[in-house]
RNA sequence: UAAAUAAUUCGGCCCAAUCUCCAAAUGGAGAACGGAGGAACCACUAAUUGGGGUUAAUUCUACUUAUGUAGAAGGGAUGAGAUUACUCUUUCGCCAUCCUACCCGUCAGCUAACUUCGUCGGCUAAGCGAAGGAGGUCUA
Numbered sequence: 001u002a003a004a005u006a007a008u009u010c011g012g013c014c015c016a017a018u019c020u021c022c023a024a025a026u027g028g029a030g031a032a033c034g035g036a037g038g039a040a041c042c043a044c045u046a047a048u049u050g051g052g053g054u055u056a057a058u059u060c061u062a063c064u065u066a067u068g069u070a071g072a073a074g075g076g077a078u079g080a081g082a083u084u085a086c087u088c089u090u091u092c093g094c095c096a097u098c099c100u101a102c103c104c105g106u107c108a109g110c111u112a113a114c115u116u117c118g119u120c121g122g123c124u125a126a127g128c129g130a131a132g133g134a135g136g137u138c139u140a
Base pairs, nucleotide, nucleotide: 011124012123013122014121018031019030020029021028022027032119033118034117035116036115037114042109050107051104052103053102054101058073059072060071061070062069063068074100075099076098077097078096079095086135087134088133089132090131091130092129093128094127
C1' cells in the first nucleotide's frame, strides 16, 4: 500500500414490520401500517384427485431413495452522481446484480356489526437513456 474477516457508527434498500409513552423489567399501553375469522343478499353444487391462507414466491423439464439438485419460462427487488437550478416522487426502454419463500391441518366463498393476530428477519458502494408529477424558495 492492497486484499480479506469481524465489530461499531452514519447513510441507503427489501418487508406490514415503524413511532410515541409508562416502566427501567426479560413487562405493558397507544398510534400507525398490515393479516385472518365472521350475517343478510349474492355466489358456489360440491364433497382424498382433499381443501385453504400470507406472499413477488408459480409452472414445466431432467436427475434423485427423498421433503433434494440443476435448468428454463413466468413473477419480484435494487442500481443514492441520469433528465435545464432545490426537495420528494411516478412510468417506460436497455444493461447489470440479486430473490423466487413460508403457513393451517380435514376446516374457512363474499361478508356489516363483531372477534382476533403481526410489527420479525435480511441486504448494502451502487449503470445508460426517454417522458412526466407534486411541493417549497428566490427574482421580476
A computed fold for a 140-nucleotide RNA from Pseudoneobacillus rhizosphaerae, annotated as c-di-AMP riboswitch aptamer (ydaO/yuaA leader). The prediction has a mean pLDDT of 76. Lineage of the source: Bacteria > Bacillati > Bacillota > Caryophanales > Pseudoneobacillus. It was read from a public genome assembly, where an Rfam model found it. Rfam family: c-di-AMP riboswitch aptamer (ydaO/yuaA leader). Its family is annotated with cyclic-di-AMP binding and regulation of gene expression in the Gene Ontology.